[in-house]
């Protein structure tokens, strides 16, 4: 790096599933539900933390922008990611292999503790000159302080120094060559600043992002709100009386809680193999079906071995990351 995560059998119990039977029976208005027989099947490498990315659905959207938030060296992969591959660069180790939050600090605005003479601005020792001293005035090669003290090492000046000049190295412009690209490499000029660091402080700058979750959501449907139409006009309100209207019953519409179905697990799926590519990945081919509950199964007993058994338990699904983990095996390298 990469597999496995006590085995193997019997019996009972528990939750899907799949066939036969029946078309019966009970439960419920109703939609639905349960019952028999037999067979097969049931946690995981992280199911977990919910930390990225997607798919699915409801809602929202003319196109832009502000505000928020994620990404940051470059190419490739993918549905997509902040993953993953394979490279540049930089750091680490003898090495085999390891790691990196690797765009901007002349766009602005913050911050640099202690130490130290002083921190972006410089004279404490030292070193040279003037002077008898005192004291002045030159120096950043040296010593000390620091994470950092105005590029580095050597000459070559010089009083003693100094990119003051000069080779070489760094660095900055330009330009050629390689390379898909980050980049490397070489020629030239520039004596070297704007004079330090921090962007994992705030911001710029490029790019990418609507919001919310399966308790998402669809559908059926008792109760009860509405409407509409017939029927009844018996009694009753609307101050006496007609008319109208409300109160009544059925039936249709059309919403909807309880409750009930679906959403639910056949999928970017899994295995062996061939082809393409350094790899991630992609593709053909043959094979396999491998949990789907809604108070929520997945457990007990008995037998037999053994290294005696770590971490832990599914709840829309999938691709990552991180984080737990007794131990047993099996490759390659130093």
């Nucleotide at each position: 790096g990469g597999a496995c995560a006590a085995a193997u059998g019997a019996u009972c119990g528990c939750g899907g599933c799949u066939g036969c039977a029946a078309u019966c029976a009970c439960c419920g208005c109703a939609a639905g539900g349960u019952g028999g027989c037999a067979g097969g099947u049931g946690a995981g490498g992280a199911a977990a933390g919910u930390c990225c990315g997607g798919g699915c659905u409801u809602c929202a959207c003319a196109g832009g922008g502000c505000a928020g938030g994620g990404u940051g060296c470059c190419g490739g992969u993918u549905a997509a990611c902040g993953g993953c591959c394979g490279g540049u660069g930089g750091g680490g180790g003898u090495g085999a292999c390891c790691c990196c939050g690797a765009g901007g600090a002349c766009a602005g605005c913050g911050c640099a503790a202690c130490a130290g003479a002083a921190a972006u601005a410089a004279a404490c020792c030292g070193c040279c000159c003037c002077u008898c001293a005192c004291g002045g005035g030159g120096u950043a090669a040296g010593g000390g302080u620091g994470g950092a003290a105005a590029g580095g090492c050597a000459g070559u000046g010089u009083a003693a120094g100094a990119g003051a000049c000069u080779a070489c190295c760094g660095c900055c412009g330009u330009c050629c060559u390689g390379g898909u690209a980050a980049c490397a490499g070489g020629g030239c000029g520039g004596g070297c600043a704007c004079a330090u660091g921090c962007a994992a402080g705030c911001c710029c700058c490029a790019u990418c992002c609507g919001a919310a979750g399966c308790a998402a959501g669809a559908c059926c449907a008792a109760a009860c709100a509405g409407a509409a139409a017939g029927c009844a006009u018996a009694a009753g309100g609307c101050g006496g009386c007609c008319c109208g209207u409300c109160u009544g019953c059925u039936u249709u519409c059309g919403g909807g809680u309880a409750g009930g179905u679906c959403g639910c697990u056949g999928g970017a799926g899994c295995c062996u193999g061939g082809c393409g590519g350094u790899a991630a990945c992609g593709u053909c081919a043959g094979g396999c079906c491998u949990a789907g509950a809604u108070a929520g199964a997945u457990g007990a007993u008995c037998a037999u071995u053994c290294a005696c058994g770590a971490c832990a338990g599914a709840a829309c699904c999938c691709g990552g990351c991180u984080u737990a983990u007794c131990g047993u095996c099996c490759g390659g390298c130093u």
Predicted 3D model of a 334-nucleotide RNA (Bacterial RNase P class A) from a mouse gut metagenome. The sequence is in RNAcentral, with records from MGnify. Its mean pLDDT, the model's own confidence on a scale to 100, is 79. Rfam family: Bacterial RNase P class A. Rfam describes the family as follows. Ribonuclease P (RNase P) is a ubiquitous endoribonuclease, found in archaea, bacteria and eukarya as well as chloroplasts and mitochondria. The model forms 93% of the base pairs in the Rfam consensus.